A computed fold for a 75-nucleotide RNA from a Campylobacterota bacterium, annotated as c-di-GMP-I riboswitch aptamer. Of the family's consensus pairs, 94% are formed in the model. Taxonomically the source falls in Campylobacterota (Bacteria, Pseudomonadati). The sequence was found by an Rfam model in a public genome assembly. Its mean pLDDT, the model's own confidence on a scale to 100, is 83.

RNA sequence: UAUUUGUUGUGCCAAACUUGUUGCGAAGCAAGGACGGAAAGCCACGGGUCUCAAGCAGACAGCCGGGUUGCCAGA
Numbered sequence: 001u002a003u004u005u006g007u008u009g010u011g012c013c014a015a016a017c018u019u020g021u022u023g024c025g026a027a028g029c030a031a032g033g034a035c036g037g038a039a040a041g042c043c044a045c046g047g048g049u050c051u052c053a054a055g056c057a058g059a060c061a062g063c064c065g066g067g068u069u070g071c072c073a074g075a
Stems, first nucleotide, its partner, number of pairs: 003075004012037002017032006035062001041068003045065003048060004052055001
């Protein structure tokens, strides 16, 4: 350095729900909170689900696949 197995260490993220806020809405953001997660980091490329003011329009990466980046330990 590459591949692979995982959380032992250091840690990381944060479901539902509540409050505030943005949006027609799905939902997003911030705070609290932890159901869970070895990529629950990022990307809307494919499939899928959802929304609508129905379009060459949006949302979901914690739905599946794919791409890409990364920490520690072992092999």